[in-house]
This is a predicted structure of a 479-nucleotide part of an RNA (small-subunit ribosomal RNA, 3' major domain) from an uncultured organism.
The full RNA is in RNAcentral, with records from ENA and Greengenes.
The coordinates come from a structure-prediction model, not an experiment, and the mean pLDDT is 81.

Context: one part of a larger RNA
RNA sequence: UGACGGGGACCCGCACAAGCGGUGGAGUAUGUGGUUUAAUUCGAAGCAACGCGCAGAACCUUACCAACUCUUGACAUCCUGAUCGCGGUCGCCGUAGAUGGCGUCCUUCAGUUCGGCUGGAUCAGUGACAGGUGCUGCAUGGCUGUCGUCAGCUCGUGUCGUGAGAUGUUGGGUUAAGUCCCGCAACGAGCGCAACCCCUGUUUCCAGUUGCCAGCGGUUCGGCCGGGGACUCUGGAAAGACUGCCGGUGGUAAGCCGGAGGAAGGCGGGGAUGACGUCAAGUCCUCAUGGCCCUUAUGGGUUGGGCUACACACGUACUACAAUGGCGGUGACAAUGGGAAGCAAUAUCGCGAGAUGGAGCAAAUCCCCAAAAACCGUCUCAGUUCGGAUUGCACUCUGCAACUCGAGUGCAUGAAGUUGGAAUCGCUAGUAAUCGUAGAUCAGCAUGCUACGGUGAAUACGUUCCCGGGUCUUGUACA
Numbered sequence: 001u002g003a004c005g006g007g008g009a010c011c012c013g014c015a016c017a018a019g020c021g022g023u024g025g026a027g028u029a030u031g032u033g034g035u036u037u038a039a040u041u042c043g044a045a046g047c048a049a050c051g052c053g054c055a056g057a058a059c060c061u062u063a064c065c066a067a068c069u070c071u072u073g074a075c076a077u078c079c080u081g082a083u084c085g086c087g088g089u090c091g092c093c094g095u096a097g098a099u100g101g102c103g104u105c106c107u108u109c110a111g112u113u114c115g116g117c118u119g120g121a122u123c124a125g126u127g128a129c130a131g132g133u134g135c136u137g138c139a140u141g142g143c144u145g146u147c148g149u150c151a152g153c154u155c156g157u158g159u160c161g162u163g164a165g166a167u168g169u170u171g172g173g174u175u176a177a178g179u180c181c182c183g184c185a186a187c188g189a190g191c192g193c194a195a196c197c198c199c200u201g202u203u204u205c206c207a208g209u210u211g212c213c214a215g216c217g218g219u220u221c222g223g224c225c226g227g228g229g230a231c232u233c234u235g236g237a238a239a240g241a242c243u244g245c246c247g248g249u250g251g252u253a254a255g256c257c258g259g260a261g262g263a264a265g266g267c268g269g270g271g272a273u274g275a276c277g278u279c280a281a282g283u284c285c286u287c288a289u290g291g292c293c294c295u296u297a298u299g300g301g302u303u304g305g306g307c308u309a310c311a312c313a314c315g316u317a318c319u320a321c322a323a324u325g326g327c328g329g330u331g332a333c334a335a336u337g338g339g340a341a342g343c344a345a346u347a348u349c350g351c352g353a354g355a356u357g358g359a360g361c362a363a364a365u366c367c368c369c370a371a372a373a374a375c376c377g378u379c380u381c382a383g384u385u386c387g388g389a390u391u392g393c394a395c396u397c398u399g400c401a402a403c404u405c406g407a408g409u410g411c412a413u414g415a416a417g418u419u420g421g422a423a424u425c426g427c428u429a430g431u432a433a434u435c436g437u438a439g440a441u442c443a444g445c446a447u448g449c450u451a452c453g454g455u456g457a458a459u460a461c462g463u464u465c466c467c468g469g470g471u472c473u474u475g476u477a478c479a
Stems, first nucleotide, its partner, number of pairs: 001479002003476003007473007015463002019427005026319008034310002042053002064305007073129001077128002079125006087106002090103004109119003131294002134292003140288002142283003145279001147277001152191006158167003171182003197271004202239007212228002216226003242265001245259005321420001325379005337368003342361002347356003386417001391412007433455007
């Protein structure tokens, strides 16, 4: 000087408290451990691994296993030789297929000094080499997590100290903040904080199509048409919020408290932004890369299987256990976003998943497109008209192909479950809770993820205690 303390003082945080809703009990989904297996590929391991890499394992992916098979190789450059095409469609034979054999059709490289001369392409040979999701993340780069969006981390000069170092950065106030003020052997500065950036909340101006419709006219009653720019909206440019004004308080300070005006008030709300560093944290399986290892195999190809196993244990979710409800009828209101090998209206068929056909739309036009709710009826507290697991039969769709191993529909079946022990998690406002919608990945497959809107609470006395963090101080058998 740090680190640590079941030392002290002060302060903060959904940290506790006050509340609301969960998890832990059930079934299922999903990930992990374990076990099993020919293989169940590999990685991730307290917080910070476990709906994580995986924004989507039937084949492919795929790295694993079994069998078959290739050896300059699926891919790159060089050397030698040969050819002028290479390549593609279709058919046949053989095979599990890959590898292979035969035939058919299309195609018949460019330049040129006219010399296979130059380029290009293909084939063969040979070796240099290719190749490796093999090992080491404790050899590394890059990227990422975490403390933590916590308020800290440092430097120059000066001064003090023999020195390691100290001071500044401590002190008194204040702040979300090392934020600002005052004081001070310090005076300044840098990285962080804040601001500058984006979205959102108000208004004005400009613009008016594919958006809008107040007034006017028409109308098939549909902003549909004429028309209009008022309004909504769209998207450009501005304004607006700064403790600016008033009162109190404070030290005539920084600031704090209350008020006015205002769409908004004291950081208005949200996002992006992550200092010096810590954990030899994670990743050699994104990529790059040192070293080591394999080289007729630890490389390449193919078929089938596996990653989906199943006594069990754990994490994360979904659905429930019902009346604030289930079922039937009726039927209002969003926002984000996507669309051409696509989204698909209307129509017809089917109980339905869906099928046929297809207007429109490369998009403020068209399509996906509405849901929970309110209202009416019924059920009347039951393992039920709750709950939907499981199982049987019959189908639909995608796709070469749904057996291992997809999703969906109809009929039948109708399990556990009556609110969950110890324990534990999230959340302070358009939040929790609840309700649906869209997108990425994607042929198909979503209870996951990422966005979007609808309805919309309760509580916070406070900082004694638990946890984490910050500052000062103190002790130390630690560095």